[in-house]
RNA sequence: AGAGUUUGAUCAUGGCUCAGAUUGAACGCUGGCGGCAGGCCUAACACAUGCAAGUCGAGCGGAUGAAAGGGGCUUGCUCCUGGAUUCAGCGGCGGACGGGUGAGUAAUGCCUAGGAAUCUGCCUGGUAGUGGGGGAUAACGUUCGGAAACUGACGCUAAUACCGCAUACGUCCUACGGGAGAAAGCAGGGGACCUUCGGGCCUUGCGCUAUCAGAUGAGCCUAGGUCGGAUUAGCUAGUUGGUGGGGUAAAGGCCUACCAAGGCGACGAUCCGUAGCGGGUCUGAGAGGAUGAUCCGCCACACUGGGACUGAGACACGGCCCAGACUCCUACGGGAGGCAGCAGUGGGGAAUUUUGGACAAUGGGCGCAAGCCUGAUCCAGCCAUGCCGCGUGCGGGAAGAAGGCCUUCGGGUUGUAAACCGCUUUUGUCAGGGAAGAAAUCUUCUGGGUUAAUACCUCGGGAGGAUGACGGUACCUGAAGAAUAAGCACCGGCUAACUACGUGCCAGCAGCCGCGGUAAUACGUAGGGUGCAAGCGUUAAUCGGAAUUACUGGGCGUAAAGCGUGCGCAGGCGGUUUUGUAAGACAGAGGUGAAAUCCCCGGGCUCAACCUGGGAACUGCCUUUGUGACUGCAAGGCUGGAGUGCGGCAGAGGGGGAUGGAAUUCCGCGUGUAGCAGUGAAAUGCGUAGAUAUGCGGAGGAACACCGAUGGCGAAGGCAAUCCCCUGGGCCUGCACUGACGCUCAUGCACGAAAGCGUGGGGAGCAAACAGGAUUAGAUACCCUGGUAGUCCACGCCCUAAACGAUGUCAACUAGUUGUUCGGUGAGGAGACUCAUUGAGUAACGCAGCUAACGCGUGAAGUUGACCGCCUGGGGAGUACGGCCGCAAGGUUAAAACUCAAAUGAAUUGACGGGGGCCCGCACAAGCGGUGGAGCAUGUGGUUUAAUUCGAUGCAACGCGAAGAACCUUACCUGGCCUUGACAUGUCUGGAAUCCUGCAGAGAUGCGGGAGUGCCUUAGGGAAUCAGAACACAGGUGCUGCAUGGCUGUCGUCAGCUCGUGUCGUGAGAUGUUGGGUUAAGUCCCGCAACGAGCGCAACCCCUGUCCUUUGUUGCCAGCACGUAAUGGUGGGAACUCAAGGGAGACUGCCGGUGAUAAACCGGAGGAAGGUGGGGAUGACGUCAAGUCAUCAUGGCCCUUACGGCCAGGGCUACACACGUGCUACAAUGGUCGGUACAAAGGGUUGCUACCUCGCGAGAGGAUGCUAAUCUCAAAAAGCCGAUCGUAGUCCGGAUUGGAGUCUGCAACUCGACUCCAUGAAGUCGGAAUCGCUAGUAAUCGCGGAUCAGAAUGCCGCGGUGAAUACGUUCCCGGGCCUUGUACACACCGCCCGUCACACCAUGGGAGUUUGUUGCACCAGAAGUAGGUAGUCUAACCUUAGGGAGGACGCUUACCACGGUGUGGCCGAUGACUGGGGUGAAGUCGUAACAAGGUAGCCGUAUCGGAAGGUGCGGCUG
Repeated sequence: AGAGUUUGAUCAUGGCUCAGAUUGAACGCUGGCGGCAGGCCUAACACAUGCAAGUCGAGCGGAUGAAAGGGGCUUGCUCCUGGAUUCAGCGGCGGACGGGUGAGUAAUGCCUAGGAAUCUGCCUGGUAGUGGGGGAUAACGUUCGGAAACUGACGCUAAUACCGCAUACGUCCUACGGGAGAAAGCAGGGGACCUUCGGGCCUUGCGCUAUCAGAUGAGCCUAGGUCGGAUUAGCUAGUUGGUGGGGUAAAGGCCUACCAAGGCGACGAUCCGUAGCGGGUCUGAGAGGAUGAUCCGCCACACUGGGACUGAGACACGGCCCAGACUCCUACGGGAGGCAGCAGUGGGGAAUUUUGGACAAUGGGCGCAAGCCUGAUCCAGCCAUGCCGCGUGCGGGAAGAAGGCCUUCGGGUUGUAAACCGCUUUUGUCAGGGAAGAAAUCUUCUGGGUUAAUACCUCGGGAGGAUGACGGUACCUGAAGAAUAAGCACCGGCUAACUACGUGCCAGCAGCCGCGGUAAUACGUAGGGUGCAAGCGUUAAUCGGAAUUACUGGGCGUAAAGCGUGCGCAGGCGGUUUUGUAAGACAGAGGUGAAAUCCCCGGGCUCAACCUGGGAACUGCCUUUGUGACUGCAAGGCUGGAGUGCGGCAGAGGGGGAUGGAAUUCCGCGUGUAGCAGUGAAAUGCGUAGAUAUGCGGAGGAACACCGAUGGCGAAGGCAAUCCCCUGGGCCUGCACUGACGCUCAUGCACGAAAGCGUGGGGAGCAAACAGGAUUAGAUACCCUGGUAGUCCACGCCCUAAACGAUGUCAACUAGUUGUUCGGUGAGGAGACUCAUUGAGUAACGCAGCUAACGCGUGAAGUUGACCGCCUGGGGAGUACGGCCGCAAGGUUAAAACUCAAAUGAAUUGACGGGGGCCCGCACAAGCGGUGGAGCAUGUGGUUUAAUUCGAUGCAACGCGAAGAACCUUACCUGGCCUUGACAUGUCUGGAAUCCUGCAGAGAUGCGGGAGUGCCUUAGGGAAUCAGAACACAGGUGCUGCAUGGCUGUCGUCAGCUCGUGUCGUGAGAUGUUGGGUUAAGUCCCGCAACGAGCGCAACCCCUGUCCUUUGUUGCCAGCACGUAAUGGUGGGAACUCAAGGGAGACUGCCGGUGAUAAACCGGAGGAAGGUGGGGAUGACGUCAAGUCAUCAUGGCCCUUACGGCCAGGGCUACACACGUGCUACAAUGGUCGGUACAAAGGGUUGCUACCUCGCGAGAGGAUGCUAAUCUCAAAAAGCCGAUCGUAGUCCGGAUUGGAGUCUGCAACUCGACUCCAUGAAGUCGGAAUCGCUAGUAAUCGCGGAUCAGAAUGCCGCGGUGAAUACGUUCCCGGGCCUUGUACACACCGCCCGUCACACCAUGGGAGUUUGUUGCACCAGAAGUAGGUAGUCUAACCUUAGGGAGGACGCUUACCACGGUGUGGCCGAUGACUGGGGUGAAGUCGUAACAAGGUAGCCGUAUCGGAAGGUGCGGCUG
């Protein structure tokens, strides 16, 4: 410090996710040791048991009574003295500290800084005292009641308990005269003096009283800071202030009476929710964010609520009273209790420890002290909860062992790892030793202080002894011995680390993207590897990354985001100058900012964690001094901002009134006749009752053609005939005036298209709804005919729009160019007008700059300033609820649950478009002939079947694989057999091989018989072959063409597809390859930020067309001979034809024209051929997971007495039907009969066969030639010449069927071809639709070949005869290039919207029901305090002795907790039913959107409709 994820790719926006650190954690697996820390985050839930606050006998009266002493004496008993010790009570001090918890509390709290009207026990320092009396009471004794807790009555007694009196330095009150108010003793010691022998007295110490100070602690007040919600906007009656009074330690409405009417609030009152606050902690570069365990400070609380008492201090955790809930005891009458102290229990929970030891240390309470108490504290125990440290060994050791795993079978890896050899001993075990934490108190010696005192007490010094829970401590030494000690997660990318097997969208994984559907580095296991390590992972949580709330540090034209527009209060900001001031600001100083923590430098534990000394820091607050630039404030000026006046100018600016013409419609009258209107085409509609058309007249409403414009005006919405009245704003020029009067603007106010609403008018045209007609599968639409609200006016509402420049307002600055509107100035011109310049608008380009890009660009989206508004992923949703507004429609404000990993912008390349342009092709058109109808052939589907083997399935499957299924083929079925196999290699044994043959059987096969003994040799054997045996293996037309190779089809013989370098762009990419011409062609030329190149095109190759040359048999025969009935038959010839070798020829080469003078095109000449001459071969990058595992090859999987192999028979040939491809026809351009002519290219020895004979014929029997330019198939047919038929189901057509045969073959039944005789079906030219073909082509005619025993109407070839037409590119199909739009990229067979149906989820409404909380009103009123007081009682003081003062109880009043009643508010839970929403591989209906998405879309509104949606009105261009 970044990374992954939206896309085909890119940049941006934007969310989600990850890597880091951390934790009072929990869970899973694992676990050696030590140190230091930490340990109920949940139920402030309930608590058994024990402990956690006592102490003082030197305050008091008692009780108890040890040691010791004495007496009586019966010598072991008793009495006395004595008073240690212990104890309840009275009394004092302390239980207000320490410890716990965080419920409440958003301020009575906390933090920071201040303040004045206070108190303060114990402590410190002063000052002054401590005199003299009195009355009670507990304990105790007696007695009553009670289960208990406890309690009544009577009697006795003490005090440092209580109460007067005296005194009063100082204190308090005061009317300044005065008045009021204290106390307590105890202990130690003691020389005089006194004594009732107790003591007095003196002194020391501790106390006590009053008071002044201090310290400490506490109370109160002020300012600033301190969470969220405005879907909480108004709150407040002791409320705000004053006066009097009361109250408090103290100011104060703290309380009360009266008076006034205030106080708080947008700088957020009130209300609701949440929460203890801080030092700090975690994170972060910081600013911040989150947090408030442990430690420290403050606060609050102590079962819940209320209350006071005591006290220095409490409204009191281990005190009291009352009420409530709960628990316990009970004799049912009553009582007791409060772990949020330490342990511990139950419960809750994912989850948090021992009912331990000690007061040794530190600290606290009491005490003179010893000491006692102390679950504070110090320690130990449990827990890997965290941090830190240590260890589990170290060195050598290659036969690279075994085993495991992988393997290309060679090996690799685990791996120096192990074994083995040597060494060491931390930790653990055992044994021994062994600190520090301990210094005081105490005893003693000594020196001061006090004192009359060498007592006592106290301070300092020296010496001595005792005191340790931890503790079997830390630490040290020794012994034995590698001995006692490694796991966890991960290995697709992010992210370090890969293979095998299993599984087969299953099981599962997953933080995000995503893996898994038979070859998974992603699941599970294993081997290996990587990371961390006594831990490792997971989960949860916080910060970070996230500049993703942006102060530091973001944005708003199109990504989310500028309010529809203006005016304007508060607020924010504000020109220039002078003076003053000093609030802000800056500088210095001072105070404070507790300690701990963090940081730096040291120190101590062996190190570290940890502990500790010092420093720095704590960025803050306050006080004070200074400065006066800047901001503010105050005062005075200025004119540049702003405004006013005077003078002009332009304008659909606004409101009102009046007027006008054109047009539509309607009405009246006339002319006139059959149509009009409407559409893609129609129909509904109107019209013979006279329409439309046309003429004249009239009525009425609405809107204002031309001008008219990228013109004008207005804040926006918006504004358009003309004239008049009223009125707002703007601009220009100059002069004068005011003197900062300004800018922006939350709340607020005003305006605000269309639609819509209310009331009343008006209503011509148009026109939601509606009706009808069409269209359509449907058509609630588009189209048509009608038509109502509405559109118009007046008044009142509504307040929204794509209210848009999707761009807030104001100001300043920053190159220009060109239009245009309205002004000013100057120049020119006779004028029209032109030019220059300067303002204000409005447009188009464009530099710099900005921008993700598109684009913006002085009218900014540039550079700055001021202020306002708004945004923070998509959906849910601009929705719900609540509030406000509205008559309603609805508007405005505005969430959450849930869900997704995207949604989005701009640009790029493609693809696509019922977008555009250009171009091509038998693509259409123009023609010719077919198919589709018939019969048959053949293939396919379907059906059938034991099987009808398999594959091919739009073009690009279907006379296809198959160039040929009777058996074989054959893969299928039935049945019978074989199991190392029909075939290959290896091992062993035996034998040559081979041939002939019998029996059984359907055959395979089984059982036999006979013949036959090979070749080479180094003489060992070997090669080849056959049979047998066992095992490795063979075999498979079994599966996967979606694992593959190869081959093939198709787009398409279409003209395209790319690369290098350069350039442009952030980039994907672009350029080149686009453009202008041209071509069959990315063919060529020109131009050009491109220049070149490659694969394709073309050419090179083959056939064919002309000529030349060479050669001349089996081919040829002109000339010369011979011969025949005839024939190149023969001699010969080499001319011709032909054959097959080699050449020539054609290149836009030549001429003319067109064109840019180019490329090229058009025409012409010559030529056999002319513009690639004709045909073929040749198929770029790629597409279709196209086809083929059944040609072959091949990975993986599967079968192995079978899914292999052999055999017989059957099937592939089935048949209601449907489709494709063909053949033959329907006839006279023909059929039949007779005669007659002309090919090419091929085949042939398992063959073609002449010729002869026989047969009607298919053929048969003889026989000849030919291994082929020699022989043969072989007859070519259409044609031509005659004859006949005469338009008919025929002399057309030949299917079907009967009979008889021929041939092939082991065999023609299923199931061959052919022949003859007989039979003579459908069919009279074929609906919708559809195919081929542009010249030697179509059409037509025959011939040959492959396959093949036989079996073509198929296929592949060959020649004969031989046309028609093409204007042209509008349309259909396919293709190429450019461009445009796109929400597509699996690419239109795309994407995608809504209803309905089903399942699940969260949520709104809902008659209500209900929990909680809270307001108001009323009732009620415990305990307590205060006030009152007829009652009862009463020790201290007073008294005139009666009583009084005072007090207690009782009663009562006020306040008030719980409780109750009624009525509201708010949050939540639940609810029949109901609304929409979300999600969900394959449901239904349509097709709304994306292309002109097939009616452009969208926004607002109204209305209608199953649904998307349609339509009207206005608006926008996205």